The RNA shown here (transfer RNA) has 72 nucleotides and comes from a Gammaproteobacteria bacterium. Rfam family: tRNA.
């Protein structure tokens, strides 16, 4: 240079083209003499940017960043 994989909550990953989730961390409270465990419940994303295509996009197609893996 060429291929080909990933990017989504503070982290580590989900999501048949139709509500954007979980765990874990955070915050409240329930429990304790307290402090951790438990256990309820809350917040917390313009889905790496930029463009198509579609009634509709994290999903599909073109480009751009930046990571990983192969060959040279």
């Nucleotide at each position: 240079g060429c291929a080909u994989u990933c990017a989504u909550a503070g982290c580590u990953c989900a999501a048949c083209g139709g509500c954007a989730g979980a765990g874990c961390a955070u915050c409240g409270g329930u429990c304790u003499u307290g402090u951790a465990a438990a256990c309820c419940g809350g917040a917390g994303g313009c889905u790496u940017c930029a463009g198509g295509u579609u009634c509709g996009a994290a999903u599909c197609c073109c480009g751009a960043u930046g990571a990983g893996u192969g060959c040279a």